[in-house]
């Protein structure tokens, strides 16, 4: 000096002017509240307090993802004796955690020279299923092409014969093999030496590989460890059905929860009954129609839920870590047509994805730069 891997902050900078939210003080002061006074009983003025409002003044105002709305929680509201069944979701081990599908630590695979990255990774000796093409065969194993003819059998042949047969040669599969060759992701341990017709764990040595112990290890699992099996035990495939473990009610702040108009319809009580209709003419009588006041439901609106919370920052101390724990400090959006912005000046490296809407906690997914730290390879100097 080049490639590179992991973590971590940060997200235009300064300044002025004018908004706009939410919030503290400090005046003013409406509706209103309270005490006493007056009074023609309808009110009136006067002190104080004062929702909201106004006016000055201080303060605080979007993100690492605030997004997808994937998972887990808190909160509400509903339903629930308990247990089963049916469905979903998770799945190496161990620990965090309020919880998780999430994140540390570890283990087993794979990749990467290497820091270091990926990993849905439980059961295929319960049981059902599937496997295109290719290729003999895709699981009860089998046999295209090879190779092989010992023994047995056919066949064609030559010897020899006591004509019963015998002894050879040479070809064959309808016999043996599964070594090599072909296909395939994958074909039933691997290599070498014996062996054998020709072959084969049929034998043996080594390596693999089941099992059982020992030994480490909390544990998953590991071993230059014993021992034992020739290994057709136990092919793949569970993000197929399935078994096994574990675990789940369901709806969401448009949750809920208070206040409460006008209008319409409900109840109770009170008033008018001098009215109208109706009960075939008339009376009495009943029913309805009318007006008031008070309730209760509920609509518009309004409050609350709402931001102090599994919270931030520091230090100390446990722990490899995720994290916990003790002190100390800090208050940091809370809007509902929905505020965080406009304009100006100046600076540089010209500035990416993007904006709350109950709150945390993950995960995923967009993104132009900037800084900082740990570490790993190549080269080169000294």
């Nucleotide at each position: 000096g080049g490639a590179g891997u992991c973590g971590g902050c940060u997200c235009g900078g300064c300044a002025g002017u004018c908004g706009c939210u939410c919030u503290g003080g400090u005046g003013c002061g409406u509706a209103g509240a309270a005490a006493g006074g007056c009074u023609u009983c309808g009110g009136c003025a006067c002190u104080u307090c004062g929702a909201g409002g106004c006016a000055c003044u201080g303060g605080g105002g979007a993100g690492g993802a605030a997004a997808g709305u994937c998972c887990g929680g808190g909160c509400u509201c509903c339903a629930u004796a308990g247990g089963g069944c049916a469905g979903g979701g998770c799945g190496c081990c161990a620990g965090g955690u309020a919880a998780c599908g999430c994140c540390u630590g570890g283990g087993g695979g794979g990749c990467g020279c290497g820091a270091g990255c990926c990993u849905a990774c439980g059961g295929a000796a319960a049981g059902u299923g599937c496997a295109g093409c290719a290729g003999a065969a895709a699981g009860u194993a089998u046999a295209c092409c090879g190779c092989c003819u010992a023994a047995g059998u056919g066949a064609u042949u030559g010897g020899c014969u006591u004509c019963g047969g015998u002894c050879g040669a040479u070809c064959a599969a309808c016999g043996g093999u599964a070594a090599g060759g072909g296909u395939g992701a994958a074909a039933a341990g691997g290599u070498g030496c014996g062996g054998u017709a020709a072959g084969a764990g049929c034998g043996c040595a080594c390596c693999g590989c089941g099992c059982a112990g020992c030994u480490g290890g909390u544990a998953a699992c590991a071993g230059u460890c014993u021992g034992u099996g020739g290994c057709g035990a136990u092919g793949g495939u569970a993000a197929a059905c399935c078994c096994c473990g574990c675990u789940c009610g369901g709806a969401g702040c448009a949750a809920g929860a208070c206040c409460a108009a006008a209008u319409a319809g409900g109840a109770a009580c009170c008033c008018a009954u001098u009215g109208g209709u109706g009960c075939g003419g008339c009376c009495c009588g009943c029913a309805u129609c009318g007006g008031g006041u008070u309730c209760g439901g509920g609509u518009a609106g309004g409050u609350c839920g709402c931001u102090u919370g599994a919270g931030g920052u520091g230090u100390g101390c446990g722990g490899u870590g995720a994290c916990g724990c003790a002190c100390a400090u800090c208050c940091c959006a809370g809007a509902u047509g929905a505020a965080u912005g406009a304009c100006u000046g100046u600076c540089c490296u010209c500035g990416a994805c993007a904006g709350g809407a109950c709150c945390c906690g993950g995960c995923u997914u967009a993104c132009a730069g900037g800084c900082c730290g740990a570490c790993u390879c190549c080269a080169u100097u000294u």